Context: one part of a larger RNA
RNA sequence: UUGGGUUUAAAGGGUGCGUAGGUGGGAGGAUAAGUCAGCGGUGAAAGUUUUGCGCUCAACGUAAAAAGCGCCGUUGAGACUGUUUUCCUUGAGUAUGGACGAGGCAGGCGGAAUGCGUGGUGUAGCGGUGAAAUGCAUAGAUAUCACGCGGAACCCCGAUUGUGAAGGCAGCUUGCCGGGCCGUUACUGACACUGAGGCACGAAAGCGUGGGGAUCAAACAGGAUUAGAUACCCUGGUAGUCCACGCCGUAAACGAUGAUUACUAAGAAUUUGCGAUAGAGUGUAAGUUCUACAGCGAAAGCGUUAAGUAAUCCACCUGGGGAGUACGCCGGCAACGGUGAAACUC
Numbered sequence: 001u002u003g004g005g006u007u008u009a010a011a012g013g014g015u016g017c018g019u020a021g022g023u024g025g026g027a028g029g030a031u032a033a034g035u036c037a038g039c040g041g042u043g044a045a046a047g048u049u050u051u052g053c054g055c056u057c058a059a060c061g062u063a064a065a066a067a068g069c070g071c072c073g074u075u076g077a078g079a080c081u082g083u084u085u086u087c088c089u090u091g092a093g094u095a096u097g098g099a100c101g102a103g104g105c106a107g108g109c110g111g112a113a114u115g116c117g118u119g120g121u122g123u124a125g126c127g128g129u130g131a132a133a134u135g136c137a138u139a140g141a142u143a144u145c146a147c148g149c150g151g152a153a154c155c156c157c158g159a160u161u162g163u164g165a166a167g168g169c170a171g172c173u174u175g176c177c178g179g180g181c182c183g184u185u186a187c188u189g190a191c192a193c194u195g196a197g198g199c200a201c202g203a204a205a206g207c208g209u210g211g212g213g214a215u216c217a218a219a220c221a222g223g224a225u226u227a228g229a230u231a232c233c234c235u236g237g238u239a240g241u242c243c244a245c246g247c248c249g250u251a252a253a254c255g256a257u258g259a260u261u262a263c264u265a266a267g268a269a270u271u272u273g274c275g276a277u278a279g280a281g282u283g284u285a286a287g288u289u290c291u292a293c294a295g296c297g298a299a300a301g302c303g304u305u306a307a308g309u310a311a312u313c314c315a316c317c318u319g320g321g322g323a324g325u326a327c328g329c330c331g332g333c334a335a336c337g338g339u340g341a342a343a344c345u346c
Base pairs, nucleotide, nucleotide: 004317005316006315007300008299012314014201015200016199017198021194022193023192025088026087027086028085029084030083031082033081034080035077036076037075038074039073040072041071042070048066049065050064051063052062053061054060091191092188093187094186096183097182098181100179103177104176105175106174107173108172109171110154115149116148117147118146119145120144121143125136126135162169163168206247207246208245209244210243211242216240220236221235222234223233258313259312260311261310262309263308266291267290268289269288270287271286272285273284274283295302296301319346320345321344328339329338330337331336
């Protein structure tokens, strides 16, 4: 490179928006760039291939033909692709009416629990464990009652639920903003799909500045355990965990399954609409979960939410280790991230 692949064997980018590019619905006309056909020119010779001929054969020589899959010109064809033009409505979008939801941002409020403070009752233990001890407690703890403070998280409902592009999102309430879905069909008329670079978002941890600090808790200290115990268990405990603003840009960022479109048995459950009915079973659209035919798969399994059958576009893989390392470059305050080898070895 060809070919083959990417749920689990190597391999889907963390996610979206979108530039270039690639690809693109139906009907008619024009054009003739691609495409197809005819003809002409050219494609040097040697070489190559085929068929003859000549050296006694062969190598070798020689003649003819072919090939040279190409390029140029010209004359046509007009299906397909392109270009252009006129139209269409099913793709896409807009409008209108509705229901939906832990979708986002900002503000306000609430109760329970942990901890702490003050006061009351009350007395010798509490706490913790496999058993203990460290620890707390007669300066009155634990328990219990009342009042108060402060921070963080929201029991039940709760679900195989919902929602968001993903990360993610859950007490109640107000305001603002976004979203898909369904019904009616009115409008635009291919406006579409994908998307290298790029831009934006992106859990946790971590970083900077300033707040906050109840709980939990890396580090750390002590007590145990043990041969040892830099651990598991216990008592404490600082960063952090929370907020604002700014960085970082990574995760088993997982459905380990890229996006879009079309097609391909059924059955069950469920969410939200529409429709129907005798408030009995039945329909339809968009989701979600399970069983399963065909088909696929190495199998496990997947199976209208495909890993089936096809198409378009992007990303990625090519034996294990060395190594996601070194070097260089780019980014970052740093931590580090992105890109990413080779020698050598099996």

The part of an RNA shown here (small-subunit ribosomal RNA, central domain) has 346 nucleotides and comes from an uncultured bacterium. Rfam family: Bacterial small subunit ribosomal RNA. The prediction has a mean pLDDT of 87.